[in-house]
Molecule: small-subunit ribosomal RNA
Organism: uncultured Merismopedia sp.
RNA sequence: GAGUUUGAUCCUGGCUCAGGAUGAACGCUGGCGGUAUGCUCCAUACAUGCAAGUCGAACGAUAAGGCACCUUCGGGUGUACAUAAGUGGCGGACGGGUGAGUAACACGUAGGAAAUCUACCUUAAGGAAGGGGACAACCAUUGGAAACGAUGGCUAAUACCCUAUAUGAGAUAAGUUGAAAUAUUUAUCUUGAAAGUUCCGGCGCCUUAAGAUGAGCCUGCGCCUGAUUAGCUUGUUGGUGGGGUAAAGGCCUACCAAGGCGACGAUCAGUAGCUGGUUUGAGAGGAUGAUCAGCCACAAUGGAACUGAGACACGGUCCAUACUCCUACGGGAGGCAGCAGUAGGGAAUUUUGCGCAAUGGGGGAAACCCUGACGCAGCAAUACCGCGUGAACGACGAAGCUUUUCGGAGUGUAAAGUUCUGUCAGUGGGGACGAAAUUUGACGGUACCCACAGAGGAAGCAUCGGCUAACUACGUGCCAGCAGCCGCGGUAAGACGUAGGAUGCAAGCGUUAUCCGGAAUCAUUGGGCGUAAAGCGUUCGUAGGCGGCAUAUCAAGUCUGAUGUUAAAGCCCGGAGCUCAACUCCGGUUCAGCAUUGGAUACUGAUAAGCUAGAGUACAAUAGAGGUAAGGGGAAUUCCUAGUGUAGCGGUGAAAUGCGUAGAUAUUAGGAGGAACACCGGUGGCGAAAGCGCCUUACUGGGUUGUAACUGACGCUGAGGAACGAAAGCCAGGGUAGCAAAUGGGAUUAGAUACCCCAGUAGUCCUGGCCGUAAACGAUGGAUACUAGGUGUUGCGGGUAUCGACCCCUGUAGUGCCGUAGUUAACGCGAUAAGUAUCCCGCCUGGGGAGUACGCACGCAAGUGUGAAACUCAAAGGAAUUGACGGGGACCCGCACAAGCGGUGGAACAUGUGGUUUAAUUCGAAGCAACGCGAAGAACCUUACCAGGGCUUGACAUCCCAAGAACAUUCUGGAAACGGAGUGGUGCCCUUCGGGGAACUUGGUGACAGGUGGUGCACGGUUGUCGUCAGCUCGUGUCGUGAGAUGUUGGGUUAAGUCCCGCAACGAGCGCAACCCUCGUUGUUAGUUGCUUAUAUCGGUAUACUGAUAUAUAGCUCUCUAGCAAGACUGCCGGUGAUAAACCGGAGGAAGGUGGGGACGACGUCAAAUCAUCAUGCCCCUUAUGUCCUGGGCUACACACGUGUUACAAUGGGAAGUACAAUGAGCAGCCAACUCGCGAGAGUGCGCAAAUCUCUUAAAACUUUCCUCAGUUCGGAUCGUAGUCUGCAACUCGACUACGUGAAGUCGGAAUCGCUAGUAAACGCAGAUCAGCACGCUGCGUUGAAUACGUUCCCGGGUCUUGUACACACCGCCCGUCACACCAUGGAAGUUGAUUAUGCCCAAAGUCGGUGAGCUAACCUUUUAGGAGGCAGCCGCCUAAGGCAGGGUUGAUGACUAGGGUGAAGUCGUAACAAGGUAACCGUA
Repeated sequence: GAGUUUGAUCCUGGCUCAGGAUGAACGCUGGCGGUAUGCUCCAUACAUGCAAGUCGAACGAUAAGGCACCUUCGGGUGUACAUAAGUGGCGGACGGGUGAGUAACACGUAGGAAAUCUACCUUAAGGAAGGGGACAACCAUUGGAAACGAUGGCUAAUACCCUAUAUGAGAUAAGUUGAAAUAUUUAUCUUGAAAGUUCCGGCGCCUUAAGAUGAGCCUGCGCCUGAUUAGCUUGUUGGUGGGGUAAAGGCCUACCAAGGCGACGAUCAGUAGCUGGUUUGAGAGGAUGAUCAGCCACAAUGGAACUGAGACACGGUCCAUACUCCUACGGGAGGCAGCAGUAGGGAAUUUUGCGCAAUGGGGGAAACCCUGACGCAGCAAUACCGCGUGAACGACGAAGCUUUUCGGAGUGUAAAGUUCUGUCAGUGGGGACGAAAUUUGACGGUACCCACAGAGGAAGCAUCGGCUAACUACGUGCCAGCAGCCGCGGUAAGACGUAGGAUGCAAGCGUUAUCCGGAAUCAUUGGGCGUAAAGCGUUCGUAGGCGGCAUAUCAAGUCUGAUGUUAAAGCCCGGAGCUCAACUCCGGUUCAGCAUUGGAUACUGAUAAGCUAGAGUACAAUAGAGGUAAGGGGAAUUCCUAGUGUAGCGGUGAAAUGCGUAGAUAUUAGGAGGAACACCGGUGGCGAAAGCGCCUUACUGGGUUGUAACUGACGCUGAGGAACGAAAGCCAGGGUAGCAAAUGGGAUUAGAUACCCCAGUAGUCCUGGCCGUAAACGAUGGAUACUAGGUGUUGCGGGUAUCGACCCCUGUAGUGCCGUAGUUAACGCGAUAAGUAUCCCGCCUGGGGAGUACGCACGCAAGUGUGAAACUCAAAGGAAUUGACGGGGACCCGCACAAGCGGUGGAACAUGUGGUUUAAUUCGAAGCAACGCGAAGAACCUUACCAGGGCUUGACAUCCCAAGAACAUUCUGGAAACGGAGUGGUGCCCUUCGGGGAACUUGGUGACAGGUGGUGCACGGUUGUCGUCAGCUCGUGUCGUGAGAUGUUGGGUUAAGUCCCGCAACGAGCGCAACCCUCGUUGUUAGUUGCUUAUAUCGGUAUACUGAUAUAUAGCUCUCUAGCAAGACUGCCGGUGAUAAACCGGAGGAAGGUGGGGACGACGUCAAAUCAUCAUGCCCCUUAUGUCCUGGGCUACACACGUGUUACAAUGGGAAGUACAAUGAGCAGCCAACUCGCGAGAGUGCGCAAAUCUCUUAAAACUUUCCUCAGUUCGGAUCGUAGUCUGCAACUCGACUACGUGAAGUCGGAAUCGCUAGUAAACGCAGAUCAGCACGCUGCGUUGAAUACGUUCCCGGGUCUUGUACACACCGCCCGUCACACCAUGGAAGUUGAUUAUGCCCAAAGUCGGUGAGCUAACCUUUUAGGAGGCAGCCGCCUAAGGCAGGGUUGAUGACUAGGGUGAAGUCGUAACAAGGUAACCGUA
């Protein structure tokens, strides 16, 4: 820096990624070289070889060989070189390995010693005299399997011992020095050395002093985690005497004193070698401590000493233990954490190599010997660095592969091809440096050089959804799988697998693990705490931290200079050497730490003496529910007594339980008792907080104001600590009126262990004692200072004013509101800060697990305080925004309710759907918004379904080949499709006459056709719905960090986001309205088929009139038709309103406030409907899911639902008569008139492609009459018979007619629908579809109402506002028990390990001490032996391991058990989120 919480936003906050690193490992792959590195685990066990020896110039001795001499020829002697073993010296304390232990003076750093040692080396001084006795080797005897010894005898030394001398050491005395310990000088006494060898140059030896080197000791500072480890300590702390050490010291011992350490973290527990450095980081820091270097510790485990200059000793000794090996069973041997190597363990780490040539080490005079240190080689891509796998040219671009919209595109100048080069590897030849000096080279015939041939031998790995560079195809189909986080996969996957391509890195590439970074995510640099995690409930106060003004001194902090040190290597800078680089070498600087020292003195600090502004005191006032105790008071509730009085009271949403005729409730009087104190009363007062409210008294704390008398910094904060601390709760004793957990009863409810009601016990009250917690909140720690204002209120003071009280101005201390700057993520805060600063304390670091477990402390208990982890998730959260929602609010609208009228739901039938049935009952539509819907019309067809029979380039399209014109027609099989056999017929156009072409038919071939097969959740188009609801947006500006807001909100008004006004908005768009059509009025134009009129003819009749027909050279007034205009705009008047918009009323008018109706449907919602209208991607079928045919089915029928028709009758039914429409349709048609038929109809046939003709007599209505309330003269279902029509065909399965039959039904439960005027209701007519079929649908006219107080309620919608844990948006979200599976954890009778301390027992080896009757070469003597000294043995102290005992800590395991977490759609309820339907929450029971 990025991803990830959300619909979106800002913030908080975690998780994750990109970077670098590694002693790495794993997967795939692998050409060369250089330089490094290579058991991180089992400090597990080790076969084999090697890793420390050397010196003959210390010594005796000496095999074989050489030389000389002698010889009895067996040999002997001497000598030089040399030497196994031995004596002796030096070295085995270095070098090499490992990191178990160790939290420590172990390490780092700086110092100290008046408290030390130091072999070999260097320097200086001095010395080396005289003696003595042994023991190995060797010889002999002898034990033992061996390892290894025993006894006797011989012998040398630079081995050992004695004496002498000695600068030395010690003691005493005196002097000097010093604070002292001490150091030093002199004198006296005591004591203490030596080694030789030789080639004659030397090399060694002894003493002393000094140096160098190395080592030991002490100290300051630094040095991990845990307080769920708070007290530890008896040699402990100090002293004195003694011992001990190279050396100070409780290091050890005896005695004395009682100290010492610890909150600045003792003790205990866990972990760990420390450092230079390494790695990361901008740095500060963090992590780490391989290789290299310094220090430490260790050497199978534990203990111990010896030797030595040095060890308590890796390749030495002794003992114990475990393990391994040998054995003759008696006894012995061993220690790879040296180099190789083996086994084991493990994800994992090399050769049983060469050489001492170099560097270094030991011994030696030296030659030289030894050296798994070291130098080299081998193995490993383990890391870093370098090189190569070829270079140039080469097509509008081969093939192959991939993809494709089939045109192309990609691979791709890539290949091929042409021309070149020669690094590495290969072959051949030459050939080093490393060697200082003459000898000596493991590496090594290596590096390097030359020649040769030939592009030949040399590229992979990961990734490609975002982060993150890189995309397509196929396969798969929530499967297989991927995944670092978000997440991908459920049939079109750029995320899985494969392929092509691309990207990245490259002899490597990825993955895994770990560390740092990013992470300001422990914040010193550099964070926070009102609401996100986070202020202790409050105060007092200890330690600590911090602290007013001014003076002087000091110089601890601070600043500055100098000196020393901070090893080397490393890092960094500059150079140099390997061809470069890695690598190596040379030179160099800074920062910083510590120590010593000089200087400065502003600040901090210390000391001294002051000041008064902080703080406190005094005096004078003052307000107050501040506290404690005692006393007193009235109102009310309840109870008791008495009176009056009678049937109810009480309670609720409604009731009931309950009380009451044994007299309640009500009311009057009196009494008892307990608790609480109305009004005043107030964001008023007081108190640290909790909290405090009737009155009086007593005692008492604090505040404020004023004065400025006194003290003179006495202050602030405050870890631990102490005190106080609501309610509930606990203990003991009282008290108990009301209220009231628990409990009982009544209701409510599906249930109701609740909400509501009736009762009611603890408790609430008092006294004493506990508890110690609350959403103990201002969710805001305390103190001090500073930083605009305005406006209230309380206490006190001052001024002005007044007679006085108010008012006004002002100071101070509280307490509220608004607000500037500032601040904040925002909300908000804003002198009472959440602003600006300082000081101190407390607290936080993702959510859950969990304030849980364990431990500890407190408590009578309840419990409180302190307070984790495993595991799990990628979020949890804060504020604000837009929506949606609310059994939130306000306003408004709608046939939404109400007011009415008529229906549905009951009956029969029609029709659609579900269900069932079926071979099939094709498919779709599903709350409103599916269900007389697609379907404006299923007998065949339709038809998609079923059964059966057929066809396979196909019923239909295009192309190719062949033949034939097409076509018409006869017979025959068959249910038909489909066949079989024949007959006729030759056309049109061009022609070079051979033929060709167009259309059509048949046959053939393959491309293809075809699909009402799937997916409406891949789509287009179309449609429904909210909803004809009034909304939905944009530009610019402004506000906001932002999502967004504003505009569009507000006040009015409207049917309307309609209009007006106001306003940080100003405008605009889609919607509304208008424009369009139609109806209503008028004018005008035009009059045919219309209308009127006239005439004629024929009828009727009462000759007034009237009907039909015809004509007109009559007219267009009226009706009508259909074009164009006019008209209506709140225009006018009055009122209301804001002088507005608008509303109300009125006038005029055919029509009045949108005049009625229609078309018209904003942004969007429902993955709404439709792949079966059509179109279409993908998938599927291809002798079938295509196509043809016959028959059947879509019409089934215990049932359920929707929509309708007809009714149930008298506002009616029947009969007869008489009126009045409009819209439409018509040639495969409408059909007049006439005739026939009871009728449906039939026959014949005029007119009309229509303002002309026809359908076409409209029906309700009206008049007259019958029926008289019945299952009827209502109702017409069902059934029977006979018919008509359409049609190829009415059986399944049409409509109609006539006659007969005459079912249910007497107005319809719960519930529910439509409608506000030419509307409902009633009545008929027409049309589309259609051969026929209409109770459906779409239109048309006729008759023609009732009601609307109103918006409380139901439903739907709109605007504003509010709450929200919802955003798939309440059909939302979400809690807990139970059941099941898995996971980790706690408890648990116990079981079993590890570890640690204590007490006791036993006690090896060993040091020290004692003893030492046994043994004893050196010295002494009186020479017999004894003495001095020593040794064995024994004893004592200490003590490893071991044993016994009871503990502590910690781990594993444990029947059972407890809660927790996770899991797909399980069960029960619905606790929370809205007033969540009883507001929620906190503490307690």